[in-house]
């Protein structure tokens, strides 16, 4: 130096004309001022706001699951611990990456072919005990997990005693777990003692346990204008009470007779608030913290449409290509098209996936110089 | 602006509480029957189970991101 992957940043830009949506003035003719993103997306978490008892209870259901902190809150961010891959490596440990990191010692299931057995291991194999036999061996019984060979996965390794034959059945080493207690640490844990234990995998199979969640969601919701069909048909009720009250059941509450529910019609489907200035964002610099984040101070932004505005159209320059012209890196000068992913829709903090061009950083692989 | 569901062969579905090699009718080629077609009748071919990663010994199946469809709510 190229290329390649992976992250973080950035998302071209000016200037004239028309045009659009909202505000603010106005002599009603116009005038000025603002106008999309980092993801406005996906709707995967988490809330703000509203209704329903200003939300009870019980069963069910759904989520979170290492400890600590941040935070309005999460499955989010941040630091720490175990573990597990991968590389170096002085064999102690250093990086990189990852973990749906509670329990298989609560119970139930499952574990396909193979193999004697897939968890209540006796197929061969080994011991042994009666029977039959002269023996070889056959037969009924029993002990036995060293041995075989399958498999993803075979019942604790390894020396040693022991025994009929073996065996954690006993020592000893070293190594797993559980537990108590001492230190360290805020905890997760790690470390030393001691006792103990030998129980294969799966809980992104049912379950257990810890915690957490009350339900709908702006199509909430509450006013306001308009409009009418309080009529017909069928069922049920009419307080001993149908049925409601945005909860899967019960059960509390709580509305109910100008009732409900169904059919089959008529009407009206317009407008204000919710609703754009908030747990807001940016830039400067202070404090506190390892860091996520906080907490003062100075400046400065901040669309609001309702079927849905935020665009076009030149022309320059910026970036790309290709061609000449030049001494390499480069320079110059023509021409030429595009210019990623995509675009608000109550708001806000997240996380996810999508993204041309350009800059920077790790890593990697090539070649060239020294 | 909310919710739910689906995706397996060229078409329409099975298989879905994990297992050996994913199966059916349609169509499609091949022969066979026929003077030829059709029908019949034998037989063959055809799947990266929507993509990607993850859990397990093992993944169409579970879980998690996606991508595409479809339906339902005033």
């Nucleotide at each position: 130096a190229c290329u390649g992957u992976a992250a973080a940043c950035u998302a071209a830009g000016c200037u004239a004309u028309c045009g659009u949506g909202g505000c603010g003035c106005u002599u009603a003719g116009g005038c000025g001022c603002c106008a999309a993103g980092g993801a406005a997306a996906g709707u995967c978490c988490g809330g703000a706001c509203a209704g329903c008892a200003u939300a009870g209870a019980g069963c069910a259901a759904c989520g979170c699951a290492c400890c600590g902190g941040u935070g309005a809150a999460g499955a989010g961010c941040c630091g720490g611990g175990u573990c597990c891959u991968g590389c170096a490596u002085u064999u102690u440990u250093g990086c990189u990456g990852g973990a749906a990191c509670a329990g298989a010692a609560a119970g139930u299931g499952c574990c396909a072919c193979a193999g004697a057995a897939a968890a209540u291991a006796a197929c061969c194999g080994c011991c042994u005990u009666g029977c039959u036999g002269u023996a070889a061996a056959g037969u009924a019984g029993g002990g036995u997990a060293a041995g075989g060979g399958u498999g993803a996965a075979a019942a604790a390794g390894u020396a040693g005693g022991g025994u009929a034959a073996g065996a954690g059945c006993c020592u000893a080493c070293g190594g797993g777990u559980u537990a108590u207690a001492g230190c360290a640490g805020u905890a997760a844990u790690g470390u030393u003692a001691u006792a103990g234990c030998g129980g294969g995998g799966u809980a992104a199979a049912c379950c257990u346990u810890u915690c957490g969640u009350g339900c709908u969601g702006a199509a909430a919701u509450g006013c306001c204008a308009c409009a009418u069909a309080u009529a017909c048909c069928g069922u049920c009720g009419c307080c001993u009470g149908a049925g409601g009250g945005c909860u899967g059941c019960u059960c509390g509450c709580u509305c109910g007779a100008u009732g409900a529910c169904g059919g089959a019609g008529g009407g009206u489907a317009g407008g204000c608030a919710g609703a754009u200035u908030g747990a807001u964002c940016c830039u400067u610099g202070a404090g506190c913290g390892u860091a996520a984040g906080u907490u003062g101070a100075a400046g400065g932004a901040c669309a609001g449409a309702u079927a849905a505005a935020u665009g076009a159209u030149a022309g320059c320059u910026c970036c790309g290509u290709u061609c000449a012209c030049u001494u390499u890196u480069g320079g110059u000068g023509a021409a030429u098209a595009c210019g990623a992913c995509a675009a608000a829709a109550u708001c806000c903090g997240g996380c996810u996936u999508a993204c041309a061009g350009g800059u920077u950083u790790a890593c990697a692989g090539u070649u060239u110089u020294u | 602006g909310g919710a739910u569901c689906c995706u397996u062969a060229g078409c329409u579905c099975a298989g879905a509480c994990g297992g050996u090699u994913a199966g059916a009718g349609c169509a499609u080629c091949u022969g066979a029957c026929u003077c030829a077609u059709a029908a019949u009748c034998a037989g063959a071919g055809g799947g990266u189970c929507g993509u990607a990663g993850g859990u397990u010994c093992a993944a169409a199946u579970c879980c998690u991101a996606c991508a595409g469809g479809a339906u339902c709510c005033a």
This is a predicted complex of two RNAs, RNase P RNA and transfer RNA, with 444 nucleotides together. Model confidence (mean pLDDT): 75 of 100. Rfam match: Bacterial RNase P class A. Rfam describes the family as follows. Ribonuclease P (RNase P) is a ubiquitous endoribonuclease, found in archaea, bacteria and eukarya as well as chloroplasts and mitochondria. It is annotated as a ribozyme.